[in-house]
Context: one part of a larger RNA
RNA sequence: GGAUGAACGCUAGCGGCAGGCUUAACACAUGCAAGUCGAGGGGUAACAGGGAGAAGCUUGCUUUUCUGCUGACGACCGGCGCACGGGUGCGUAACGCGUAUAGAAUCUACCUUGUACAGAGGGAUAGCCCAGAGAAAUUUGGAUUAAUACCUCAUAGUAUAAUUGAACGGCAUCGUUUAGUUAUUAAACAUUUAUGGGUACAAGAUGACUAUGCGUCCUAUUAGUUAGUUGGUAAGGUAACGGCUUACCAAGACAUCGAUAGGUAGGGGUCCUGAGAGGGAGAUCCCCCACACUGGUACUGAGACACGGACCAGACUCCUACGGGAGGCAGCAGUGAGGAAUAUUGGACAAUGGAGGCAACUCUGAUCCAGCCAUGCCGCGUGAAGGAAGACUGCCCUAUGGGUUGUAAACUUCUUUUAUAUAGGAAGAAACACUCUUACGUGUAAGAGCUUGACGGUACUAUAUGAAUAAGGACCGGCUAACUCCGUGCCAGCAGCCGCGGUAAUACGGAGGGUCCGAGCGUUAUCC
Repeated sequence: GGAUGAACGCUAGCGGCAGGCUUAACACAUGCAAGUCGAGGGGUAACAGGGAGAAGCUUGCUUUUCUGCUGACGACCGGCGCACGGGUGCGUAACGCGUAUAGAAUCUACCUUGUACAGAGGGAUAGCCCAGAGAAAUUUGGAUUAAUACCUCAUAGUAUAAUUGAACGGCAUCGUUUAGUUAUUAAACAUUUAUGGGUACAAGAUGACUAUGCGUCCUAUUAGUUAGUUGGUAAGGUAACGGCUUACCAAGACAUCGAUAGGUAGGGGUCCUGAGAGGGAGAUCCCCCACACUGGUACUGAGACACGGACCAGACUCCUACGGGAGGCAGCAGUGAGGAAUAUUGGACAAUGGAGGCAACUCUGAUCCAGCCAUGCCGCGUGAAGGAAGACUGCCCUAUGGGUUGUAAACUUCUUUUAUAUAGGAAGAAACACUCUUACGUGUAAGAGCUUGACGGUACUAUAUGAAUAAGGACCGGCUAACUCCGUGCCAGCAGCCGCGGUAAUACGGAGGGUCCGAGCGUUAUCC
């Protein structure tokens, strides 16, 4: 000098863009953060409409009962989603990450393309109803009912498994194609008739998994480490290879080119600095990993060993009728605590994206916005031109005088960014759906119309008035730009280093003057 997720002191007009618990992965009150589908189902708790009955009189209204008939829909069965999105950096020195390969050792829901298919039956169960237990959380028994829930049978090839051949190829085990035989495995309907779904197989896409080369912090005041350890055979397990697991056999495997042990730490793209080489960092944003009160376990599923799922154990907090139960903000806000220190218990799904749905639409603290903070970067302003009696005051001196403050002020003319007031007022909106038309021909494309804005009456524009609303901080001995006076008298104090102060202090305190930066200026901390 540059830099910072900064803090502190003094000061402070505005806007744009960004950033905002670096500490206790400490504990959490409250609200919200993952639902959706009635075009899968039985149904009807609430709301609205219709129908039927009854009562009251005001004779067309009110009250009430029944009825799923309709729009819809609480709870329930079922499907898909909840493995994404969002948070944090505890752990991890590791194929975790980065990079480059390999999978002839693998899986992949939804999506796209293609081929083929969807026949016939059955038994339950939730809900509802009845009867209970319990303070509650919750739960027991009986009867009955549905499905795109579950089960059985049929159908079956380019599927799977076994086996017999052939051809081609390679990378060691082998791979690909093809001809037979045997065995095994499917399906689901809904409907407004337009469609939406279902099953099997193949290919693609996407995502995931696995293996390997190289790279990846400090300590030798850590020198030896290792028994599933290293390899083999067999079996099990897995989507898949593999000591991944087990039985048996052998005695190996790693290490001064640093094994093992200890300490520290998420990794990268990137960021800071530097001419570079290097050195330092890993906030925001993006990719990967790990974790979800602590430890463990599996279930479901295409995918989890699952933040707002389950079970067990533990610590903590809460409820209790003392028998027993409930919970997990490292989601968004917010609270306490810790700390030098870090924000609102805000608005909207209008846009982008996601989940479900044929769609309308619903949900979305993702996201988009707004609020707070000079935390940073950038921009603008606090007026401009003229104006010498070089005014007054202040300060200084060689003191009837002069210098400086200083064109500074007053005064004259001008401007109105900004501030204030009034008026107008966006872009971000393209779509979906609906209506119409056209093309191809049966659900697509194109065109026209119509509809949708949280931000927000915001940005922006115009008009009006009037210099009106707006400057500070540090420093002035040398380094280092900027000097005099007064006070003090080794005191009070200053100080980054050298050092200054003991009676003429440009170094302390004040004043005048000056220098540097400027809505900031200094100090502290850290890095180069």
Predicted 3D model of a 528-nucleotide part of an RNA (small-subunit ribosomal RNA, 5' domain). Its Rfam family is "Bacterial small subunit ribosomal RNA". Rfam links the family to the GO terms structural constituent of ribosome and ribosome. Its mean pLDDT, the model's own confidence on a scale to 100, is 83.